Annotation: A computed fold for a 108-nucleotide RNA from Desulfonatronum thiosulfatophilum, annotated as c-di-GMP-I riboswitch aptamer. Model confidence (mean pLDDT): 83 of 100.
RNA sequence: GUCUGAUAAGGGCAAACCAUCCGAAAGGGUGGGACGCAAAGCCGACGGCCUAAAUUUUGCCCGCCUCGCACAGCAAAGCGGGUGGGACAUGGCGGCAGGGUUGCCGGA
Repeated sequence: GUCUGAUAAGGGCAAACCAUCCGAAAGGGUGGGACGCAAAGCCGACGGCCUAAAUUUUGCCCGCCUCGCACAGCAAAGCGGGUGGGACAUGGCGGCAGGGUUGCCGGA
């Protein structure tokens, strides 16, 4: 330097879950906690996955307006609001895989 993780030692990280905070959500921070991890150290969203606030589109409902009609009424188009669906990342996941980079111990 390269390959490798059978065995051993000293250590490291920390899934779910719980508390709390941030966030529209996905998710994240901190503390507790350990399912796992030999790079589950660091970098980084090309692929994949998650979410859909904003934007856009659409169904329904309500209101405004008034073209019109067979006019105590109804009501197109348009505008606004509510609610449900669709699209979408500019939001996330590196503990989904690949990539870059650094590194402890043992073995060859």